[in-house]
Context: one part of a larger RNA
């Protein structure tokens, strides 16, 4: 001198942009954070309307191709969150996979035949405070099962060409064996087609997994570690490689270049600092990785050993009819608690992105806004110009005066934000819809697809901007003043009170306290303290 996710201490006028539990991964009331849908059965109220009417209603239509719930199907494995563990192929970085998968998507070829048996939901009955169970009977499907077919798939056993880096791939071929599917919508001349599905293989894109070279904090007052270790043969798992597992065989296998231990810690890009070279750091924003109350497991799935799923156990909290249940904010907000200390139980899905969906759309505390904080960088503002009787008042003084001080008052201007009134965007083009061309499949009906044109959509928000009006009116402080180090007097106090970073000041004349005057130095700040360079 620079930083800061900071604090306290006095002060405290706008605006813009960012940033806000660093501490107990302490425990948590209430809301809210993942749903959705042209597959399928079943199917209500309300409200309108008709009929009949004993004026009570009852029946019919409509709402309704609905709503709530249920089978099914996609999605919940992303998005958000926090840093506890983790000295490790976690991370960075550079290679490898002839050891591998990969839902949706996107390319190509080919298919979508024929059957059949359940179950939810509804409806009965039955236990239970309650969470919920449990039996009988009925029904569907793109839900589940058989079966036909069926190759370039896969797998057994041949040979052959290409080729490489050991295992071998690649790529025509012979044979034998195995493996699939599902509808819905629209238009219709009922033949059929178009669209969105479904199976099957090709390939590609994304994602993922594996493996290896280097790099990666401190201690030897840690010196020896180590039996699934270390190899091998074989078998079993896995999408796959491999003591991953297990059976049997060898006795290996790390270490002074520091193993083992023990300690601290997520890790980069990146931040601060420095001429650099190093140094410390890993808030916020990106990328990876671990985690989800605490230990374990696994099921489903294209992907999970799964924050808002399931089992088991255990700690805590909660209901309870005592028999027996329910929970998991390290999602937005919030509550308590620790703490020196960190915000609102807001607004909207209008943008951007993400789930389903043919779309409309629904969803979406992600994201976008806004609210609180001078937390921190930016910018602006507190007025300009003139004005000596050098006014009055302090303080100072040798009483002459000197300093406040052009300061002020007074004169004449301007209008910056604040404040009133008018006016007022940009962020919104897409998709759908309508038209109208061109292409595409089709015999045609009709649909996909592109392109132009129109139509509607805003949380913030009447915001930002602009123009007006009135008016110097509403807007300065903080610390220092012996040396370091810019800036001195007068009193009070008298080794007291008290200053203080260091040197040291104070014991009757303290430029060192306290305090008044004046002066410096930074200013919506300033100054302590802490931590780092």
């Nucleotide at each position: 001198g620079g930083a800061c996710g900071a604090a306290c201490g006095c002060u405290g006028g706008c605006g813009g942009c960012g940033u806000g539990c660093u501490u107990a991964a302490c425990a948590c009331a209430u809301g809210c954070a993942a749903g959705u849908c042209u597959a399928c059965g079943a199917g209500a109220a309300a409200g309108a309307g008709a009929u009949a009417u004993u004026u009570a209603u009852a029946u019919c239509u409509u709402g309704a191709u609905u709503a709530a719930a249920g089978u099914g199907g996609c999605g919940c494995a992303c998005g958000g969150g926090u840093g506890a563990g983790u000295a490790a192929c976690a991370c960075g970085u550079a290679a490898g996979c002839a050891a591998u998968c990969u839902a949706c998507c996107c390319u190509u070829a080919g298919a979508u035949a024929c059957g059949g048996a359940a179950u939810a939901a509804c409806u009965u009955c039955g236990c239970g405070a309650a969470a919920g169970c449990g039996g009988a009977a009925c029904u569907a499907a793109u839900a589940c099962c058989a079966u036909a077919u069926a190759a370039u798939g896969c797998a057994g056993c041949g040979g052959c060409a290409u080729c490489g880096c050991a295992u071998g791939a690649u790529g025509a071929u012979g044979u034998u064996g195995u493996u699939a599917a599902a509808g819905u919508u629209g238009c219709u001349u009922c033949g059929g087609u178009a669209a969105c599905g479904u199976c099957u293989a090709u390939g590609g894109a994304u994602g993922a997994g594996c493996u290896u070279g280097c790099g990666u904090c401190u201690g030897a007052u840690u010196a020896g570690c180590u039996u699934g270790u270390u190899g091998g043969u074989g078998a079993g798992g896995u999408a796959a490689u491999g003591g991953c597992u297990c059976a049997c065989c060898a006795a290996g296998g790390c270490u002074g270049c520091g193993a083992u231990c023990a300690g601290u810690a997520g890790c980069u890009g990146g931040u601060c600092u420095g001429a650099g070279a190093g140094g410390a750091u890993g808030a916020u924003c990106a990328g990876c990785c671990a985690c989800a109350c605490u230990g374990g497991a696994a099921c489903u799935g294209a992907g999970a050993c799964a924050c808002g799923g399931u089992c088991c156990a255990g700690a805590c909290u909660c209901c309870u009819a005592c028999g027996g249940g329910a929970g998991g904010c390290a999602g937005c907000a919030g509550u308590g608690a620790g703490g020196a200390a960190u915000a609102u139980u807001g607004g909207g899905c209008a943008a951007u992105g993400g789930g389903c969906g043919a779309a409309a759309g629904c969803c979406u505390g992600a994201c976008c806004c806004a609210g609180c904080a001078a937390c921190g960088c930016c910018g602006c503002g507190u007025g300009g110009a003139g004005g000596a009787u050098g006014a009055a008042u302090g303080u100072c003084g040798u009483a002459a005066g000197a300093u406040u001080g052009u300061a002020a008052a007074c004169u004449c201007c301007u209008g910056u934000u604040a404040g009133a009134u008018g006016g007022g965007a940009a962020g919104a083009a897409u998709a759908a819809c309508c038209g109208u061309u061109a292409u595409u499949c089709g015999u045609a009906a009709g649909g996909g697809u592109a392109a132009c044109g129109g139509c509607a959509u805003g949380a913030c928000u009447g915001u930002a901007c602009c123009a007006u009006c009135a008016g110097a009116g509403a807007a300065a402080g903080c610390c220092c003043c012996g040396g370091c180090u810019a800036a001195c007097u007068a009193c009070g106090u008298g080794c007291c009170a008290g200053c203080a970073g260091c040197c040291g000041c104070g014991g009757u004349a303290a430029u060192a306290c306290g305090u008044a005057g004046g002066g410096g130095g930074c200013a919506a700040g300033c100054g302590u303290u802490g931590u780092c360079c």
This is a predicted structure of a 533-nucleotide part of an RNA (small-subunit ribosomal RNA, 5' domain) from Ignavibacteriales bacterium CG12_big_fil_rev_8_21_14_0_65_30_8. The sequence was found in a public genome assembly. Its mean pLDDT, the model's own confidence on a scale to 100, is 82.